This is a predicted structure of a 75-nucleotide RNA (transfer RNA) from a bacterium. Its Rfam family is "tRNA". Model confidence (mean pLDDT): 82 of 100.
[in-house]
RNA sequence: GGGCCAGUAGCUCAGAGGCAGAGCACCUCAUUUGCAAUGAGGGGGUCGCGGGUUCGAUUCCCGCCUGGUCCACCA
Numbered sequence: 001g002g003g004c005c006a007g008u009a010g011c012u013c014a015g016a017g018g019c020a021g022a023g024c025a026c027c028u029c030a031u032u033u034g035c036a037a038u039g040a041g042g043g044g045g046u047c048g049c050g051g052g053u054u055c056g057a058u059u060c061c062c063g064c065c066u067g068g069u070c071c072a073c074c075a
Base pairs, nucleotide, nucleotide: 001071002070003069004068005067006066007065010024011023012022013021018055026042027041028040029039030038048064049063050062051061052060
């Protein structure tokens, strides 16, 4: 330098045009002598960045950035 994959909640990930979700974690309450476990409820998001298409973009297209992987090149 080129190909491919990934980037969404604190973490692991789903969602593939029409209200952004799950599990774990966190907070509150119940239960307990207390803790854990369990049950109920709650908070938390510029969907990597910038453009384009569209009535509408997390989703489709283009560029860029970051990470992973393979290949090539130089020495």